[in-house]
Formats: sequence, structure tokens, C1' cells
RNA sequence: GCCCUAGUAGCUCAAAGGAUAGAGCGUUUGCCUCCGGAGCAGAAGGUUGCAGGUUCGAGUCCUGUCUGGGGCA
Repeated sequence: GCCCUAGUAGCUCAAAGGAUAGAGCGUUUGCCUCCGGAGCAGAAGGUUGCAGGUUCGAGUCCUGUCUGGGGCA
């Protein structure tokens, strides 16, 4: 330098171009308990790496770019 791949909540990951972007763990509030844990019921937490484009509609498709991983030279 070229090619492939990944980037979504604090962490690990989902999400055929179409409903308000969800789940587990974690955090937190309440219940329960002598206390804690477990259990139960809630809540908070996201500019979907960044910038454009296509589309009635983009996490998803296209272009550029940044970062991590892999391959070729």
C1' cells in the first nucleotide's frame, strides 16, 4: 500500500430497509429478611465510531474517514 472483518447501553451481544433500537449481566429504587445474599416488582442508562449520500423510511444499502482484528505484498 491492497483486501477481508468488527465498531449498537458500563460489559457481552441481538435487531429480513418498516411498530417506541431490545436481551442478559451490571447499576439503582421498592418489597421481602434480624442483617446480607437469593427471589419478586420497577427505574435509569443509546447522537447505533465519525461525516455525507440513496430512500416515503437507514443500526441495516452506498461513499469517505477513524479505531481494533486478520490476510497478501
Molecule: transfer RNA
Organism: Actinomycetaceae bacterium